[in-house]
RNA sequence: UAGAGUUUGAUCCUGGCUCAGAACGAACGCUGGCGGCAGGCUUAACACAUGCAAGUCGAGCGAGAACGGUUCUUCGGAACUUAUUAAAGCGGCAGACGGGUGAGUAACGCGUGGGAAUCUACCUAGCAGUACGGAAUAACGCUUGGAAACGAGUGCUAAUACCGAAUACGCCCUUCGGGGGAAAGAUUUAUCGCUGUUAGAUGGGCCCGCGUCAGAUUAGCUAAUUUGUUGGGGUAACUGCCUACCAAGGCGACGAUCUGUAGCUGGUCUGAGAGGAUGAUCAGCCACACUGGGACUGAGACACGGCCCAGACUCCUACGGGAGGCAGCAGUGGGGAAUAUUGGACAAUGGGCGAAAGCCUGAUCCAGCCAUGCCGCGUGAGUGACGAAGGCCUUAGGGUUGUAAAACUCUUUUGGCGGGGACGAUAAUGACGGUACCCGCAGAAUAAGUCACGGCUAACUACGUGCCAGCAGCCACGGUAAUACGUAGGUGGCGAACGUUGUCCGGAUUUACUGGGCGUAAAGCGCACGUAGGCGGACUGAUCAGUUGGGGGUGAAAUCCCAGGGCUCAACCCUGGAACUGCCUUCAAUACUGUCAGUCUUGAGUCCGAGAGAGGUGAGUGGAAUUCCUAGUGUAGAGGUGAAAUUCGUAGAUAUUAGGAAGAACACCAGUGGCGAAGGCGGCUCACGGCUCGGUACUGACGCUGAGGUGCGAAAGCGUGGGGAGCAAACAGGAUUAGAUCCCCUGGUAGUCCACGCCGUAAACGAUGGAUGCUAGCCGUCGGCAAGCUUGCUUGUCGGUGGCGCAGCUAACGCAUUAAGCAUCCCGCCUGGGGAGUACGGCCGCAAGGUUAAAACUCAAAGGAAUUGACGGGGGCCCGCACAAGCGGUGGAGCAUGUGGUUUAAUUCGACGCAACGCGAAGAACCUUACCAGCUCUUGACAUCCCGAUCGCGGUUACCAGAGAUGGUCCCCGCAAGGGGUCGGAACACAGGUGCUGCAUGGCUGUCGUCAGCUCGUGUCGUGAGAUGUUGGGUUAAGUCCCGCAACGAGCGCAACCCUCGCCAUUAGUUGCCAUCAUUUAGUUGGGCACUCUAGUGGGACUGCCGGUGAUAAGCCGGAGGAAGGCGGGGAUGACGUCAAGUCCUCAUGGCCCUUAUGGGCUGGGCUACACACGUGCUACAAUGGCGGUGACAGUGGGAAGCAAGACCGCGAGGUGGAGCUAAUCCCCAAAAGCCGUCUCAGUUCGGAUUGUACUCUGCAACUCGAGUGCAUGAAGUUGGAAUCGCUAGUAAUCGUGGAUCAGCAUGCCACGGUGAAUACGUUCCCGGGCCUUGUACACACCGCCCGUCACACCAUGGGAGUUGGUUUUACCCGAAGCCGGUGCGCUAACUUAGGAGGCAACCGUCCACGGUAAGGUCAGCGACUGGGGUGAAGUCGUAACAAGGUAACC
Repeated sequence: UAGAGUUUGAUCCUGGCUCAGAACGAACGCUGGCGGCAGGCUUAACACAUGCAAGUCGAGCGAGAACGGUUCUUCGGAACUUAUUAAAGCGGCAGACGGGUGAGUAACGCGUGGGAAUCUACCUAGCAGUACGGAAUAACGCUUGGAAACGAGUGCUAAUACCGAAUACGCCCUUCGGGGGAAAGAUUUAUCGCUGUUAGAUGGGCCCGCGUCAGAUUAGCUAAUUUGUUGGGGUAACUGCCUACCAAGGCGACGAUCUGUAGCUGGUCUGAGAGGAUGAUCAGCCACACUGGGACUGAGACACGGCCCAGACUCCUACGGGAGGCAGCAGUGGGGAAUAUUGGACAAUGGGCGAAAGCCUGAUCCAGCCAUGCCGCGUGAGUGACGAAGGCCUUAGGGUUGUAAAACUCUUUUGGCGGGGACGAUAAUGACGGUACCCGCAGAAUAAGUCACGGCUAACUACGUGCCAGCAGCCACGGUAAUACGUAGGUGGCGAACGUUGUCCGGAUUUACUGGGCGUAAAGCGCACGUAGGCGGACUGAUCAGUUGGGGGUGAAAUCCCAGGGCUCAACCCUGGAACUGCCUUCAAUACUGUCAGUCUUGAGUCCGAGAGAGGUGAGUGGAAUUCCUAGUGUAGAGGUGAAAUUCGUAGAUAUUAGGAAGAACACCAGUGGCGAAGGCGGCUCACGGCUCGGUACUGACGCUGAGGUGCGAAAGCGUGGGGAGCAAACAGGAUUAGAUCCCCUGGUAGUCCACGCCGUAAACGAUGGAUGCUAGCCGUCGGCAAGCUUGCUUGUCGGUGGCGCAGCUAACGCAUUAAGCAUCCCGCCUGGGGAGUACGGCCGCAAGGUUAAAACUCAAAGGAAUUGACGGGGGCCCGCACAAGCGGUGGAGCAUGUGGUUUAAUUCGACGCAACGCGAAGAACCUUACCAGCUCUUGACAUCCCGAUCGCGGUUACCAGAGAUGGUCCCCGCAAGGGGUCGGAACACAGGUGCUGCAUGGCUGUCGUCAGCUCGUGUCGUGAGAUGUUGGGUUAAGUCCCGCAACGAGCGCAACCCUCGCCAUUAGUUGCCAUCAUUUAGUUGGGCACUCUAGUGGGACUGCCGGUGAUAAGCCGGAGGAAGGCGGGGAUGACGUCAAGUCCUCAUGGCCCUUAUGGGCUGGGCUACACACGUGCUACAAUGGCGGUGACAGUGGGAAGCAAGACCGCGAGGUGGAGCUAAUCCCCAAAAGCCGUCUCAGUUCGGAUUGUACUCUGCAACUCGAGUGCAUGAAGUUGGAAUCGCUAGUAAUCGUGGAUCAGCAUGCCACGGUGAAUACGUUCCCGGGCCUUGUACACACCGCCCGUCACACCAUGGGAGUUGGUUUUACCCGAAGCCGGUGCGCUAACUUAGGAGGCAACCGUCCACGGUAAGGUCAGCGACUGGGGUGAAGUCGUAACAAGGUAACC
């Protein structure tokens, strides 16, 4: 020392990305009241107009105006003054400070601490001196050149300018004899100067230790000053600093050289710290001054506002030639996202000059501009409503804005006006400045924004928009109900600011020193030997390098921190302290480490004696098998596969026998056995290596690890030469397939084998580096030794190799004395995924390629382990008309019906695998009706409310116009006097909508599935998701029950309770029944309720009993009894959930849409169409039948706008008429299959479609478009391909009957009864389901996921003929200015012994900037074409991976 979001269905971990914090020389957006203190070109070291920024000294010198003043004047002027005053010159000092900038520099440049061989003007102190001479020269005058800048010649002149000689305590040189060297004056005085020298102070120069960025895809650099000695030169001073000669050194893995980047520091920002980043302002140092080179002067420079030269650029020019350098202060242009005034003053502080007054000072002090930052203040305060208005929301009630406003009372900071008025200045002098500050006056007056409101992260609603527009830091939001976009209201944060962007630190323990890792997440080199390096056993002594303690020096100031003080506070400033964790030095300590010396034996090694072994290499040798060859026997196939074919074989194969040849590999033994460092090693024999055990004689730490380095290193591959039986890449053929460049088959070449030489990689794996020590055990096995005895066993021990397991560790899985535990030492490696182990470069290789190894770009994940599901062409167990065994169908025909498609003005809409398709629809001629065409109404066909009028309105009968809606009229009946009805109108309130959204919904329904499952509480286990329970052994129809068990219980489901059928009892007998008694045509009537039946209530069945079996259980099997037996049959009943399943067209409902229409009404049409396809049915194809006859036996159910008997008419559908019946009473109502006869296998006496014709019924109306009847007609069809459906018993099949809907219309639907089978060995397979287990890269869950080529677009990048530029190296050429060296004909004031010395010009030479030529290195830009990579919406082709992924995958 704070964390959060984001990988998943969920979890833990690893790991990246992102956020919250602080900071800034900032910029941008929006806004802006005041003051204080600070800060202000980070970019073009780009170019600069203009002004200023370094002068001063007359007390060094000559010379000396103008204006003004005074005096004089011949009025021309003169003198004095002004006045050393201006301007200029000689001379001195200062221009080397101050100010600016950061280009260069990776360096003794900087920081820190030391050092010796040095200089220092002005200043301080001491000592000594300050005497004598001389020759010039500028200014100036004259002449003269030039456009100018600037000169040239000649003449005069002064000095503190210059020169000579004198002197020299001390000074310098010296060969120790000696030699050399100064000065300046000014001034009335005082004093200031000058010269030499010694010391100090100050400031420099030089050297050294340590520290100071990145890259090894820069590994060797220096071959000449490179390193060193000596001589010489040079400097203030040491030194290869320079030179001559000699030697061959010097630096480098502790990173030389090269490349890139960079001023360094005090500090600043951040951080808990360690660190990381940074080097604005302030301060110290360095470097630079247009670019490059050079020196001069000077105490000091190689000199920002000096000089010379070269170059670029700009300016002037008379074209001959000249001038310039803002990285000083302002300012301009340019660049840029971006950075100020061409201000005032020397009043203060400081600097230069001067004796001083003073002058100069863009240093400095101030002011101006800028919210750039920090700090402070204000924009008002109090009271004020069950709460105004307006806004917004609303469930329409209200809520909120909100005490907020208004209103009342009060105050005046700030700003305004007026008055006073500083400190900074000890005497004078104030730019700031009439400023700060103080007093008074008026008046709430002059003063609030900005960002956010999905989570992180404080703060929510409405409208608009509709994957659009947009937002976005990450996750993500937006596809019609967006708290995520835009607007509004409200709210939250901060506030003269607030947000955004950029950068740095933090969070990030995400480079881990503090403080990480490497079995599976990224990460152990394939293995060994070994160099450097690192680390190292026991004892003793010495030393004191490391280490520890004390002292001293230093660590500039400022900053940070603490205390105190000053501005009203604060920011800010001042004073003091502490600190600056460092370096140097000194004294001391001596445990540990190091070093040195000595000793030891435990580590390591040697020796002696044994032992095991597929250890390696070479040589030799053996048998079995395969193939081939020869010969024999023998005959038609063999071979091969899922099935085949290619192939071999009548030229004799396969098979079999014998003989021979060749190559390769070594069955059994053989074993989580052995050996080896790893790779690896397997018949037998011989020669040579290592290991283990035992003994304890010897050496005496000789050890461990190991960067580079070296060696070994499977398979494949390469080279040369052999060899080649089998196998077998490539290749060929045959199959398979949509295709099949695969899998399978038949062949077959490299290769596999040997020798020699390369290659150097593998999932080279225990995915686990090596060494040493320590830390419970148990059980195997291999090798050795020892002991004991029972002589083949036990125990002990050393070394190997395995299994399980405690502590401990681990994210978990797991590891666990063979560690992944606890520790030490050394090496290697990792830091998100992809791009990529790729490109470029280097090294290696014959090649293939290996090794070392990036970046751009792109994503927010990639990943590990475990969990729950789901899935698997994984496994186990089990069930179901799931298959099988059966019976009957569908698919073929005709028709019915639904759907698709097509058509149409419309063919309304919905339903689409199972789970749409005789479904919604339990019944479309009109209506229905939603569709189409035409006509028509507009507050509406219907509801509420308001106003007005009116009294009538409704129904019935009939008429007129019209297609009808509608309009007008007539007759009768009923209701009605109001809170009513009707009509008209208004509001444009609403009505209305079968319009859209079933992916906004409720409700209802389907389906898995009547499958046996789905969960919870507590406990326990696990870091957790979760697990346990619910798994296991049995059993069941069942999570049904029993047993066991870290579980114990419970809930929803199962079962039961409910209904019905089957048996009995009981109660009750009408409309039901009739045994007995009467009676009748007839249970018709009396009578009776026994029976049947009806409908109420009960009983009955529970594995209860017996036997067997099972575990003494649950249960199962068999039996008895029973009407019924193991759930007795059937029904109702549908857990948690799944399918965004279905329905907005049943109903309800949010939102959206229409409103003279998408609403209402009407007529007609359509939903009934018809080349076609499918589903579901009916009728058939016939003899188990058709037809005719006969007239036996049911049960549901329905009936008043109804069912209708008997009777009559009609061939019939039906008609006439109507008893009875509100129905156990009457009616529908005839049951049909059955039985008897006939037909005799034909398109028929089967089949009935189709068509004609005549009718019937319903209805307002049967044309589109109903049903039925009679007569006539008599189609397809002779049992149905692939495929497919139902059914396990009163079932299938078959036969008829009833009902709902309904005027009418049924092959559909829902019910009812009659007749009444066959089969089930069984669970291998298909389908569906349940439980357990396993794998998984799936979780939208396999209809999943996902790979690669190709095509298109965009992006970055490699190669690329070349081309352009930068930088650098080598060689050579040229060689300005300049220093130095030489010469010095020429010129020459000072000195001179007159000879000269000395000086200057000039010339020559060395060095050298720029420039040039040639050849390289390196970096960057562009580049036709080209390579791969990344990203992209639904593109193409396949399906490689994930399940046994359908050929296990991978290296």
Small-subunit ribosomal RNA from an uncultured prokaryote, 1451 nucleotides, folded computationally. Its Rfam family is "Bacterial small subunit ribosomal RNA". Rfam links the family to the GO terms structural constituent of ribosome and ribosome. The sequence is in RNAcentral, with records from ENA. The coordinates come from a structure-prediction model, not an experiment, and the mean pLDDT is 84.